[in-house]
RNA sequence: CGGGCUGUCGUAUAAUGGCUAUUACGCAGGGCUGGGGGUCCUGUAAUCUGGGUUCAAUUCCCAGCAGCCCGA
Numbered sequence: 001c002g003g004g005c006u007g008u009c010g011u012a013u014a015a016u017g018g019c020u021a022u023u024a025c026g027c028a029g030g031g032c033u034g035g036g037g038g039u040c041c042u043g044u045a046a047u048c049u050g051g052g053u054u055c056a057a058u059u060c061c062c063a064g065c066a067g068c069c070c071g072a
Stems, first nucleotide, its partner, number of pairs: 001071007010025003018055001026044007048064005
C1' cells in the first nucleotide's frame, strides 16, 4: 500500500427493513433460610462514527475509525 472478515449493555450472545432491542452471566434491591450457600422476583445498562436510501435502518448503500486475517 492492496484485499477480506468483524464491530450491539461490564462480558458473551440473538434480532428477515416494522421495538418497549433478546437471553445468559455480572451488578443493585427484595422474598424464602437463624446465617451462609442455593433458589425465586424486580431492576440495571447497549446497536463504533458521519452521511445516504426508505413511511420506517441493528439490518441495505457509501466514507471513515478500531480490531483480526491474507498478500505485497